This is a predicted structure of a 75-nucleotide RNA (transfer RNA) from a Candidatus Azambacteria bacterium. Rfam family: tRNA. Gene Ontology term of the family: triplet codon-amino acid adaptor activity.
RNA sequence: GCGGGAGUGGCGAAGUGGUAUCGCGUCUCCUUGCCAAGGAGAAGAUCGCGGGUUCGAAUCCCGUCUCCCGCUCAA
Numbered sequence: 001g002c003g004g005g006a007g008u009g010g011c012g013a014a015g016u017g018g019u020a021u022c023g024c025g026u027c028u029c030c031u032u033g034c035c036a037a038g039g040a041g042a043a044g045a046u047c048g049c050g051g052g053u054u055c056g057a058a059u060c061c062c063g064u065c066u067c068c069c070g071c072u073c074a075a
Stems, first nucleotide, its partner, number of pairs: 001071007010024004018055001026042005048064005
């Protein structure tokens, strides 16, 4: 330099055009003499960044950043 994959709450993942979901964790409450376990509820991500297409984009297109994998013959 070329090609491919990945980037989504604190962490790990799902989500192939229609109000972004789940698990763990966190907080509050219930239960318990206390802890743990269990139960109920809540907060928390405008989807790496910037544009474009569209009535509508995490999703499609272009550019770009980071990480991972592969290739780099000949001169």